[in-house]
RNA sequence: GGAAUGGCUCAGUGGUAGAGUGCUCGCUUGGGGUGCGAGAGAUCGCGGGUUCGAUUCCCGCUUCC
Numbered sequence: 001g002g003a004a005u006g007g008c009u010c011a012g013u014g015g016u017a018g019a020g021u022g023c024u025c026g027c028u029u030g031g032g033g034u035g036c037g038a039g040a041g042a043u044c045g046c047g048g049g050u051u052c053g054a055u056u057c058c059c060g061c062u063u064c065c
Stems, first nucleotide, its partner, number of pairs: 001065004007021004015052001023039005045061005
């Protein structure tokens, strides 16, 4: 100096937190896979500050590179 966000890999530069993949259920199949549909899953590393409002801005700390 950079990074920390669903199980994993990553988006998201102040206003309802998303994608891919994985997982569960259904349809399809003789069965599996593929395909299609639906669903669950995040105290956004921790503690403060600013703000009507913070994943986002500021300070400190922790871990990793």